RNA sequence: ACUCCGGUCGAUUCUGCCGGAGGUCACUGCUAUUGGGGUUCGGCUAAGCCAUGCGAGCGGAGGGCGCGGUCGCAAGAUCGUGGCCCCGCACACGGCUCAGUAACACGUAGUCAACCUACCCUUGGGACGGGGACAACGCCGGGAAACUGGCGAUAAUCCCCGAUAGGUGAGGGAUGCUGGGAUGCUUCUUCGCUCAAAGCUCCGGCGCCCGAGGAUGGGACUGCGGCCUAUCAGGCUGUUGGUGGUGUGACGGACCACCAAACCUACGACGGGUACGGGCGAUGGGAGUCGGAGCCUGGAGAUGGGGACUGAGACAAGGCCCCAGGCCCUACGGGGCGCAGCAGGCGCGAAAACUCCGCAAUGCGCGCAAGCGUGACGGGGGAACCCCAAGUGCCGUUGGUCUUUUGAUCGACGGCUUUUCGGAAGUCCAAUAAGCUUCCGGAAUAAGGGCUGGGUAAGACUGGUGCCAGCCGCCGCGGUAACACCAGCAGCCCAAGUGGUGGCCGCGAUUAUUGGGCCUAAAGCGCUCGUAGCCGGAUCAGCAAGUCCUUUGUGAAAUCGGGCCGCCCAACGGUUCGGCGUGCAAAGGAUACUGUUGGUCUUGAGACCGGGAGAGGUCGGAGGUACUCUUGGGGUAGCGGUGAAAUGCUGUAAUCCUGGGGGGACCACCAGUGGCGAAGGCGUCCGACCAGAACGGAUCUGACGGUGAGGGGCGAAGGCUAGGGGAGCGAACGGGAUUAGAUACCCCGGUAGUCCUAGCUGUAAAGCAUGCGGGCCAGGUGUCUAGCGCUCCUUGAGGGCGCUAUGUGCCGGAGGGAAGCCGUUAAGCCCGCCGCCUGGGAAGUACGGCCGCAAGGCUGAAACUUAAAGAAAUUGGCGGGGGAGCACCACAAGGGGUGGAACCUGCGGUUCAAUUGGAUUCAACGCCGGACAACUCACCAGGGGCGACAGUUGGUUGAAGGCCAGGUUGACGACUUUGCUGGACUAGCUGAGAGGUGGUGCAUGGCCAUCGUCAGCUCGUACCGUGAGGCGUCCUGUUAAGUCAGGCAACGAGCGAGAUCCUCGCCCCUAGUUGCCAUCGGUGGGAAGCCGGGCACUCUAGGGGGACCGCUGGCGCUAAGUCAGAGGAAGGAGAGGGCGACGGUAGGUCAGUAUGCCCCGAAUCCCCUGGGCUACACGCGGGUUACAAUGCGCAGGACAAUGAGAUGCAACCCCGUAAGGGGGAGCCAAGCCCCUAAACCUGCGCUCGGUUCGGAUCGAGGGCUGUAACUCGCCCUCGUGAAGCUGGAAUCCCUAGUAAUCGCGUGCCAACACCGCGCGGUGAAUGCGUCCCUGCUCCUUGCACACACCGCCCGUCAAGCCACUCGAGUGGGGUCCGGAUGAGGUCAGUUCAAGUUGGACUGCUCGAAUCCGAGUUCUGCAAGAGGGGCUAAGUCGUAACAAGGUAGCCGUAGGGGAACCUGCGGCUCGAUCACCUCCU
Repeated sequence: ACUCCGGUCGAUUCUGCCGGAGGUCACUGCUAUUGGGGUUCGGCUAAGCCAUGCGAGCGGAGGGCGCGGUCGCAAGAUCGUGGCCCCGCACACGGCUCAGUAACACGUAGUCAACCUACCCUUGGGACGGGGACAACGCCGGGAAACUGGCGAUAAUCCCCGAUAGGUGAGGGAUGCUGGGAUGCUUCUUCGCUCAAAGCUCCGGCGCCCGAGGAUGGGACUGCGGCCUAUCAGGCUGUUGGUGGUGUGACGGACCACCAAACCUACGACGGGUACGGGCGAUGGGAGUCGGAGCCUGGAGAUGGGGACUGAGACAAGGCCCCAGGCCCUACGGGGCGCAGCAGGCGCGAAAACUCCGCAAUGCGCGCAAGCGUGACGGGGGAACCCCAAGUGCCGUUGGUCUUUUGAUCGACGGCUUUUCGGAAGUCCAAUAAGCUUCCGGAAUAAGGGCUGGGUAAGACUGGUGCCAGCCGCCGCGGUAACACCAGCAGCCCAAGUGGUGGCCGCGAUUAUUGGGCCUAAAGCGCUCGUAGCCGGAUCAGCAAGUCCUUUGUGAAAUCGGGCCGCCCAACGGUUCGGCGUGCAAAGGAUACUGUUGGUCUUGAGACCGGGAGAGGUCGGAGGUACUCUUGGGGUAGCGGUGAAAUGCUGUAAUCCUGGGGGGACCACCAGUGGCGAAGGCGUCCGACCAGAACGGAUCUGACGGUGAGGGGCGAAGGCUAGGGGAGCGAACGGGAUUAGAUACCCCGGUAGUCCUAGCUGUAAAGCAUGCGGGCCAGGUGUCUAGCGCUCCUUGAGGGCGCUAUGUGCCGGAGGGAAGCCGUUAAGCCCGCCGCCUGGGAAGUACGGCCGCAAGGCUGAAACUUAAAGAAAUUGGCGGGGGAGCACCACAAGGGGUGGAACCUGCGGUUCAAUUGGAUUCAACGCCGGACAACUCACCAGGGGCGACAGUUGGUUGAAGGCCAGGUUGACGACUUUGCUGGACUAGCUGAGAGGUGGUGCAUGGCCAUCGUCAGCUCGUACCGUGAGGCGUCCUGUUAAGUCAGGCAACGAGCGAGAUCCUCGCCCCUAGUUGCCAUCGGUGGGAAGCCGGGCACUCUAGGGGGACCGCUGGCGCUAAGUCAGAGGAAGGAGAGGGCGACGGUAGGUCAGUAUGCCCCGAAUCCCCUGGGCUACACGCGGGUUACAAUGCGCAGGACAAUGAGAUGCAACCCCGUAAGGGGGAGCCAAGCCCCUAAACCUGCGCUCGGUUCGGAUCGAGGGCUGUAACUCGCCCUCGUGAAGCUGGAAUCCCUAGUAAUCGCGUGCCAACACCGCGCGGUGAAUGCGUCCCUGCUCCUUGCACACACCGCCCGUCAAGCCACUCGAGUGGGGUCCGGAUGAGGUCAGUUCAAGUUGGACUGCUCGAAUCCGAGUUCUGCAAGAGGGGCUAAGUCGUAACAAGGUAGCCGUAGGGGAACCUGCGGCUCGAUCACCUCCU
């Protein structure tokens, strides 16, 4: 001091990055009242260029002159005046900037025995004599100017000579002092060199010279410290040292001559890039990280570069010379300039102020001083640059709105206050401004910015928009109800500010010293030896480098913290104390630890000895089976190969059998999670040589050790070079298949290669995906080797049991881990050393370097792009994974169909003015009960009508409405003409409505379909797991069933299943009309019928019984249950129905109704007429009728059930061939009626023919319904008589009263049934099984899927955009080397002129600039080449993920449109089944 949050997933844990919240700096949008303070303001880019003004002068007490005044005839004197010159000091400070610089530049601590220092201070001594010049000035010239020349004169604190003092060098000598050390100081002597001085005065003083000391400032040297890069590893020739010189204030290779050959460097030399350094600043808890503008301090620079002069000091910002480039003036001859000083301008840019005032304060220069100068500085102005402080009002009444109380807010009115504001005076100031004091006026003059989907505080408000426009840091919003865009309203957060963009720190333990990791997430070098380095056993002693303590010095000020004080407070300032600079240096002390030196030890390590084990290595020899070739013999037609084939081989005799011979490779069984080796790797036997490990030992050495950057060596397979060898196998290649294709998988061949020798390559999933060494921390159980002990006998190289050590496995505790898992063979707890990681992609790529013969290897980026990529585990789903169970919407065994024909019907398509719309695998298609003539109706053509309510308008001078006739029209008081009637409303417009089968079933309710003829879906508690979640629901048996039983960290429970309900099947009870009729009576010719009578039967419709594996036997566990049997009408759910779990399918329906939103609103509303939904080259579904003889036709005969009936069903009678018509009893129905059932039976005909099958189509006539049958109904009669002779691929239904077949009823309905729903009649065949196909359930396994396999996903090609690499070349810049030319300068010399200064030349040297050449580096452009990234719906394939359909992947090699394929070796990060072994 200590905080997280959003984003990978269906969910979870983790790794990891991206983003958000904090602080700070610059710019910027919107907005803005005031005051104070501050070290803020062209730093970032252009150390780019500058107009104008200002920024350094001063001195009269050094001197001369000029000018003016006074005095004086004049000379001159005196006063004033810096106007000019000489002279002196200053101009080397102050101010600005940060280009260069990686360096003793800076910081810090030191050193100078190697140095200087004007002015200042202290102290000692001194100033003697003489001489000379040049300015101003005067005169005369040159020049456009700048400026300059000649002659003449002159003073001094100007210059020179001599003297004295002094200084200094060399030689010699001596005393003493300081010191670690004399080369220092002191002193004597000789010689050489050098050789001082200045005056003025206002009389106070100010100066001058020499020596010594001090102070101040500087110069030089040294230790240590502080950037990136090794894709810079070697650098260097004045280089390193020596001797002697030169040079300097001074050391030095700084420079020169000679000599030697050194010197620096992985502790990073040299090179490249970047950069002024420090005090400090930002941030952070700190450690750190980042920065270094302003202020202070050191350095450096003054347009770029060079050079010296003067001077105490410079190589000199407002000095000089030269070169370069730029600009200016010019009379063209020649000159001038340098704002990185203050203002100001241009340019550059995202980016930065007034051409202000003043020397009053502080400071500096000069001066004796007064003073003068000062864009240093002090002030003012501008700027939201920073910090601090304040305000934009307060109270009451009343009304409105909101509100749960409280209260909030707005308006009006009344009152209060006056900080700020406006005004006035005073004070302050150099002068202002501001401030302060007092007074006057007046709530007046003063609020915005951002945000409101999550993170993140504040809208489930309104309107607009409709994947558009836009928003968004990240996740993500927007495709018609947007809390996310644009507005309005409301709210939230900050507030004179608030947001945005960019940089930095924090958050980030995300570079981890504090403080991370590396089995699977990124990460252990393939292995080993070993150099440097780092680390190091026990013990004794010395030292004291590290370490610790004390003291001293230093670490500037500012900055930071505390106290106090001053501005009203604060900011700010002052003062004091502390801290900081984490440091360095010196002195003294301590000695545990580390270090170091010396001695000792044996436990680490090594050596030696012993008997054993071993596919350890190299070389040599021997052997074995198989294979192949060859030869002899036998033998005959095929062999071979595959899923099936073919290519291939074979009549020149194959395959096959057999004898012989040759050849190369390999080494079965033994063989084992056995052994050996560092790893790669090593397997027949024998021998030789070499090496290592384990065990055992009363032996020896004595820390000799561990690790290991660089470096060396070894290193599977493949590949390469050279030479051999070549049986088998076999990249490439040839051929055959497969396939849409098949550059593959399969097959037949086959070259490199595989083998040997000698070399090279140096990589692999070189894996235990786990570096090496040491110590510590529970066990159990195998096994190899060695040793020891016990025991047994069949004494053997014997068996068994146990202990110890080393190795090698499995299980497992603590502990660890995100988990999977690891667990004395650690992934536990510690120590030492090395290597490596830091989101994904681009990429192990490019460039560079090194290695290689090549292939290629090692090292190894960036631009750009992206919000994830990833690990483990969970639940699902899926699998051309496994196991178990199940289903006639599965198969099998069967029966019958569909698919072919005609017709009916629905759909698609097409057509049309319209052919309204919906439904589209199962789960759309005789479906929307949807059989449409009008209606229906939603479509099309044409015509017409309609607005509640409100406003406006008209209207009792008569509105709306109605009506005769004419016109109009297909038709209509709809309109129109003329009138009549009527008695109160009303056209148009604006809004608003009614209505809408208009849109949205992806806004909904409800209902339905389907998964599902399924057996599942969950909960409570406990338990397990960090968690998602698991367990329960699993296992065994069983069932139709998660049905039941047994087991089990589960125990119970719910919804489903079952049961309950309905129908049918047997029996009983109750009841008896409209039903029934056995018995009895009556009537009748009578079977019938009718009447009486009866309720037994049938039936009807209400109730009850019955079936439960209950009984017997078998199986099973003594269970659940199952199989068989008995009984029974019925037997294991008796048959059929109804009932449809949690949920899924954005399944279907807005067109049945309901309903949100949107839309139309005089038309998308309402009505009318006609048309259309009925179209027709076609395609599909469902049906009907058939193709015939098990049939058809005719005639006769028999037996049902369910239902329906009032604008209805209709007996019966009559008419009609019939359809039907005319009458019409009865029946609102167990009553009357529809009502004849048909298949069937009997008889006759037909005789296999497109027919006496089949009936389509068409013609004619008739009937019915209806307003109306033309488009477009049904029926009847007669005529016509099509296709069709059993239906390809494929496909549907069905397990018993079922299929098949036969008719009947009913729904819709005016009429129309081949449809739907029901009813009964006749009535089979074949399973009683299986999981092969299609699917379902459960368990398990894999997964890169989760929109869930109709998933995911790879590469080429095509298109666009972007950044990059290579690139013939071409342009530019930096830097370095060499050469040439060479302005100018220092030094030396010569020469000329000489009164001095000087001129010219030569030489050495320094040397800018320019040119040439070479190197290096950066960069612009570039034909073309290359890959990469990104981009809703492009092409080709299907590589990967499930055994991904050929398991995948790694290395290597070849091949191919592409993903890829194939060979060789390796890995498991491979599914599945079986076997062996091991463990529990």

A computed fold for a 1480-nucleotide RNA from a Hadesarchaea archaeon, annotated as small-subunit ribosomal RNA. The organism belongs to Hadarchaeia (SeqCode), within Archaea. The sequence is in RNAcentral, with records from ENA and SILVA. It matches the Rfam family "Archaeal small subunit ribosomal RNA". The family is grouped with related families in Rfam's "SSU clan". A reference for the family is Yusupov et al. (2001), "Crystal structure of the ribosome at 5.5 A resolution", Science. Rfam links the family to the GO terms ribosome and structural constituent of ribosome. The coordinates come from a structure-prediction model, not an experiment, and the mean pLDDT is 82.